Source information
A computed fold for a 536-nucleotide part of an RNA from a bacterium, annotated as large-subunit ribosomal RNA, domain I. It matches the Rfam family "Bacterial large subunit ribosomal RNA". Gene Ontology terms of the family: ribosome and structural constituent of ribosome. It was read from a public genome assembly.
[in-house]
Context: one part of a larger RNA
RNA sequence: CGUUUGGAGAAUGCCUUGACACAUUGUUGCGAUGAAGGGCGUGAUUACCUGCGAUAAGCCGUGACGAGUCGGUAGUAGACUGUGACUCACGGAUUCCCGAAUGGGGAAACCCAACGAGGUCAACCCUCGUUAUCGUAUUGUGAAUACAUAGCAAUACGAAGCAUAGUUGGCGAAUUGAACCAUCUUAGUAGCCAAUCAAAAGAAAUCAAAAGAGAUCCCCUCAGUAGCGGCGAGCGAACAGGGGCUAGCCCAAACCCCGCCUCGGCGGGGGGUUGUAGGACUCAACAUCUAAUUAUUCCACCUAGCCAAAGUGUUUGGAAAAUCACACCAUAGAGCGUAAUAGUCGCGUCGGUGAAGGGAGGAAUAAUUGGUAGAGUAUCCUGAGUAGGCUCGGACACGUGAAAUCCGGACUGAAUCUGGGAGGACCACCUUCCAAGGCUAAACAGACAAUGUGAUCGAUAGUGAACUAGUACCGUGAGGGAAAGGUUAAAAGUACCCCGGAAGGGGGAUGAAAUAGUAUCUGAAACCAAACGCUU
Numbered sequence: 001c002g003u004u005u006g007g008a009g010a011a012u013g014c015c016u017u018g019a020c021a022c023a024u025u026g027u028u029g030c031g032a033u034g035a036a037g038g039g040c041g042u043g044a045u046u047a048c049c050u051g052c053g054a055u056a057a058g059c060c061g062u063g064a065c066g067a068g069u070c071g072g073u074a075g076u077a078g079a080c081u082g083u084g085a086c087u088c089a090c091g092g093a094u095u096c097c098c099g100a101a102u103g104g105g106g107a108a109a110c111c112c113a114a115c116g117a118g119g120u121c122a123a124c125c126c127u128c129g130u131u132a133u134c135g136u137a138u139u140g141u142g143a144a145u146a147c148a149u150a151g152c153a154a155u156a157c158g159a160a161g162c163a164u165a166g167u168u169g170g171c172g173a174a175u176u177g178a179a180c181c182a183u184c185u186u187a188g189u190a191g192c193c194a195a196u197c198a199a200a201a202g203a204a205a206u207c208a209a210a211a212g213a214g215a216u217c218c219c220c221u222c223a224g225u226a227g228c229g230g231c232g233a234g235c236g237a238a239c240a241g242g243g244g245c246u247a248g249c250c251c252a253a254a255c256c257c258c259g260c261c262u263c264g265g266c267g268g269g270g271g272g273u274u275g276u277a278g279g280a281c282u283c284a285a286c287a288u289c290u291a292a293u294u295a296u297u298c299c300a301c302c303u304a305g306c307c308a309a310a311g312u313g314u315u316u317g318g319a320a321a322a323u324c325a326c327a328c329c330a331u332a333g334a335g336c337g338u339a340a341u342a343g344u345c346g347c348g349u350c351g352g353u354g355a356a357g358g359g360a361g362g363a364a365u366a367a368u369u370g371g372u373a374g375a376g377u378a379u380c381c382u383g384a385g386u387a388g389g390c391u392c393g394g395a396c397a398c399g400u401g402a403a404a405u406c407c408g409g410a411c412u413g414a415a416u417c418u419g420g421g422a423g424g425a426c427c428a429c430c431u432u433c434c435a436a437g438g439c440u441a442a443a444c445a446g447a448c449a450a451u452g453u454g455a456u457c458g459a460u461a462g463u464g465a466a467c468u469a470g471u472a473c474c475g476u477g478a479g480g481g482a483a484a485g486g487u488u489a490a491a492a493g494u495a496c497c498c499c500g501g502a503a504g505g506g507g508g509a510u511g512a513a514a515u516a517g518u519a520u521c522u523g524a525a526a527c528c529a530a531a532c533g534c535u536u
Base pairs, nucleotide, nucleotide: 001533002532003531004530005529006528007527013521014486015485018457019456020454021453022452023451024450025449026448027447028446029162030161037098038097039096040053041052042051044076045075048072049071059092060091061090062089063088064087068080069079070078103112104111105110113131114130115129116128117127118126119125133159134158135157136156137155138154139153140152141151166196167195168194169193170192171191177184181230206213207212217244218243219242220241227235228234248439249438250437251383255270256269257268258267259266260265275417277382278381279380280379281376282375283374289371290370291369292368293367294366295365296364297363298362299361301359302358303357305353306352307351311326312325313324315322327344328343329333335347336346337345388412389411391409392408393407394406395405398424419434420433421432422431423430473480474479493520496507497506498505499504
């Protein structure tokens, strides 16, 4: 060096209990009636996980199922079960201690009380209940200080704390980019706080442009366009168009009535709510249709289930689902399992069917409440420290610009329907709308759960986690964070004998196979050894 036989090693192949992504459907909160999250217990035997809570792998009821059951988890012992166990669904009971933690304290899961009731009762002791704070309301009491008020007390109701992301509002960076850097950008981002389950917005003082549209929101497009910009880096619309979804309403005031009044007004009821102006007021009329709430009835859905077609033989084999032969079902030849590859073996599938209880919807009927018509007049009303102006900031794609529009601080400050705003300085004409009060579902965002699917992964992949996984371990802490799957069809997991102190091994037994022996499928390479051959 080569060949062979082994060792060690774990790649590769095959597999999948677990992940990943998307779609559809549903839900969108829990909490002083004590949450989320934990500690400690709980089993005949019990380290861990799961379940549960001193009624402790459980108690009660209703429904379903129908022969076995006492969780993962064997064994031994002992039990339960057709008087229906176990299991599943729904409802209820119990639910130690900590934790907002709330009787006081505290180094969380511990310590120490007061009052009332009960037990024992002389007392100690034991059991049960109550006792935090703040806000609001009511009542009582009540200082300095006369009336009063502050304060104090009682009662009732509410709040608090947690939770993934989304959304809205308030506060609000810097790294960075500009090849430096200061305007600018990063960015109204991250972060902090608050609110909600969806939020926000919302029924034109809106757009548009000579034609018209008709609340808001979301998607596509307009368009990287018009613009903004140390005109640098960069930032970046809107109208129109196409879709999704559609829903509109209520006050203030004028006027009338009632009550109170310090005669200034205030409170309650009716009335009324808009822009081709409307309403009050006067006259006429008293009908029609429609929305919401409540009640009743009905319907389908979700939350356990149930029925469900059709095959035998032969050969090989450890095993038939394979082979061969002849059959059958099919609104079912999706899939999984069964000792190899099964439409006809099992679970299922197609197609049907089902709820005592709980949940969330729809429809009809009834009642109640609200809304909905004509004509006239020009007396009254139609949101004021408001609109607007000036100055300083901010938001608008728009960096002060020719800068409209919107918001805020300071100073000012209108009109009243013969009125007012807007149409990107401003003016006229024209068009359009009616501010200074409020509410509003859906389409949209996110999370969780279930179901389904996959030209997604297959154990260095896929979640960090297919296994005792946010575990072990590391860190004072915030935090960081693994490795680790596979015997066989079935443990049938090697009785018995021998060597050995044991480990281990030799026979023998099981098995189709033991070079499948739990250090277990396959078992590559590096590396190690032995035997033989060749070579120096």